[in-house]
Predicted 3D model of RNase P RNA and transfer RNA as a complex of 473 nucleotides. Rfam match: Bacterial RNase P class A. Rfam's curators write: Ribonuclease P (RNase P) is a ubiquitous endoribonuclease, found in archaea, bacteria and eukarya as well as chloroplasts and mitochondria. The prediction has a mean pLDDT of 76.

RNA sequence: GGGAAGCGAGUGCGGAUCGCGGUCGGUCGGUCCUCGGAUCGGUCCGGCUGAGGAAAGUCCGAGCUCCACAGGGCAGGGUGCCGGGUAACACCCGGGCGUCGCAAGGCGAUGGAAAGUGCCACAGAGAACAGACCGCCGAUGGCCCGUCAGGGCACAGGCAAGGGUGAAACGGUGGUGUAAGAGACCACCGCGCUUCCCGGUAACGGGGGCGGCACGGUAAACCCCACCCGGAGCAAGGCCAAGCAGGGGCGAUGGCGCGGCCCGCGCCACGGCGACCACCGGGUCGCGGGAGUCCCGGGUAGGCUGCUAGAGGCGGCGGGAGACCGCCGUCCCAGAUAAAUGAUCCGCCUCCGUCGGCCUCUGCCGCCGGAGACAGAACUCGGCUUAUUCGCUUCCCAUCC
RNA sequence: GGGCCGGUAGCUCAGCGGUAGAGCAGGGGACUUUUAAUCCCAAGGUCGUGGGUUCGAUCCCCACCCGGCCCA
Numbered sequence: 001g002g003g004a005a006g007c008g009a010g011u012g013c014g015g016a017u018c019g020c021g022g023u024c025g026g027u028c029g030g031u032c033c034u035c036g037g038a039u040c041g042g043u044c045c046g047g048c049u050g051a052g053g054a055a056a057g058u059c060c061g062a063g064c065u066c067c068a069c070a071g072g073g074c075a076g077g078g079u080g081c082c083g084g085g086u087a088a089c090a091c092c093c094g095g096g097c098g099u100c101g102c103a104a105g106g107c108g109a110u111g112g113a114a115a116g117u118g119c120c121a122c123a124g125a126g127a128a129c130a131g132a133c134c135g136c137c138g139a140u141g142g143c144c145c146g147u148c149a150g151g152g153c154a155c156a157g158g159c160a161a162g163g164g165u166g167a168a169a170c171g172g173u174g175g176u177g178u179a180a181g182a183g184a185c186c187a188c189c190g191c192g193c194u195u196c197c198c199g200g201u202a203a204c205g206g207g208g209g210c211g212g213c214a215c216g217g218u219a220a221a222c223c224c225c226a227c228c229c230g231g232a233g234c235a236a237g238g239c240c241a242a243g244c245a246g247g248g249g250c251g252a253u254g255g256c257g258c259g260g261c262c263c264g265c266g267c268c269a270c271g272g273c274g275a276c277c278a279c280c281g282g283g284u285c286g287c288g289g290g291a292g293u294c295c296c297g298g299g300u301a302g303g304c305u306g307c308u309a310g311a312g313g314c315g316g317c318g319g320g321a322g323a324c325c326g327c328c329g330u331c332c333c334a335g336a337u338a339a340a341u342g343a344u345c346c347g348c349c350u351c352c353g354u355c356g357g358c359c360u361c362u363g364c365c366g367c368c369g370g371a372g373a374c375a376g377a378a379c380u381c382g383g384c385u386u387a388u389u390c391g392c393u394u395c396c397c398a399u400c401c
Numbered sequence: 402g403g404g405c406c407g408g409u410a411g412c413u414c415a416g417c418g419g420u421a422g423a424g425c426a427g428g429g430g431a432c433u434u435u436u437a438a439u440c441c442c443a444a445g446g447u448c449g450u451g452g453g454u455u456c457g458a459u460c461c462c463c464a465c466c467c468g469g470c471c472c473a
Stems, first nucleotide, its partner, number of pairs: 001397009012348007020050007027042006052374001056385002059383005064233004071263004076229005081095005096110001097108004111224002116222002118218003133163002135159003140156002142153004171189006190213001191211004196207004237305004246296005254268004272287006312331008349372005355366004402472007411425004419456001428442004449465005
């Protein structure tokens, strides 16, 4: 100088005065009654107790309630390397791989591009079975000079190794070979395949064999694969009291209900009157009408419950690398409903400032003044994320002396 | 407490990953006696903020900020 983990405090502690919420007991009064008690109401007195690490965001998972008497599938959604933890999870722990860092360590939305379909603008010759702008060659054929030897042209033809464009150019380096080149061939690397061997539970790592090689990227593109998931939510739901005003539509070869769809399941109904046809059975039309559903309008927005004993807290011991698990003991730590815990005074704590003193400096002491972060339950818990003031402890890495 | 939606020019809104538009308002000009109407010209943008995916983000993903609606 840096990295990782843990703990504690946070207008806290003590005292005094006044004021709040819950609960229990006493007390006063009423009602009931088996004279023990139960219940309701009201002042006072007393005991106990009363916000957070995030109570926040509402991003996840559950407990619980209803749909619903139980199911299956599609669509839809979630996770995404492996192994564990947990009630469960997208969380946590450990490991693998990748990446950043000298390192301690940090970060990763971490399966599949050979199942298929898309997209890669502009630039560039060419962006996936591509391509010739600048270039290289011109052996063979062609043309020209030349007696010959040979030389020239760069036309046909050949090349994609060099340069350029771009985020990315159809593997890389070195060599053989060639007219010049090129996995055309070779060595190594990279890549693909592999019921091969070793280590590991596994992801994977190391080694061997085969193959010139199916030529890029992108899946927080559609998608494929593996595993998981009903939906809505305490303003859910249940009980009591009070009050009003209903009206219209659809509706049976069926209708309605379970977030969307299908199957399945459940509920209701196929009854009545009249007319016509008709041998019975039955058929048609009309009236009317059921389960329910849709639209318009009115009333009530009151009280009780759900509502706090838990996947609970604390302490000890044991197991485990760890998350965590097991055992023993102990404790009850808010339940409000316009929403409670506040106000005043004194002393102590931390920081800042002025002044004074001590002191070698850092610093210490005293007086006075000021300040003390983010921020408040609303059914409960396990996480994640965001906001934020300090202090202490331990371990590790690097550099210098 | 819980559930859902939105943020782009001064205003109202479009924008299906290739470098941001329309209308109105405002400025200048043309026309007209003047104004309006009409026509032409130019300007005006951290796409709420930060981070990520990708070669590239208004758009895709995550977190935060602000605003609106619903529930008994």